[in-house]
Transfer RNA from a bacterium, 73 nucleotides, folded computationally.
């Protein structure tokens, strides 16, 4: 240099043929305990890596770019 994966909530990950961004676990309150832990109910938490084009609408479709893994040479 080239090729192919990935980047989404604090963590690990999902998101179908473009139409309202979810889920475990963790935070935080709440029931329960004599206290904690477990259970259980609720709340909060996002510039979807960065610019930009396309759509009436983009996590998703095009470009260019940055980072990480893998492979080729």
């Nucleotide at each position: 240099g080239c090729c192919g994966g990935g980047a989404u909530a604090g963590c690990u990950c999902a998101g179908u043929u473009g139409g309202u961004a979810g889920a475990g676990c963790a935070a935080c309150g709440g029931u329960u305990u004599u206290g904690u832990a477990a259970a259980c109910c609720g709340u909060a938490g996002g510039u979807c890596g960065u610019c930009g084009g396309u759509u009436c609408a983009a996590g998703c479709c095009c470009g260019a770019c940055u980072c990480c893994c893998g492979g080729c040479u």

Its Rfam family is "tRNA". It was read from a public genome assembly. Its mean pLDDT, the model's own confidence on a scale to 100, is 81.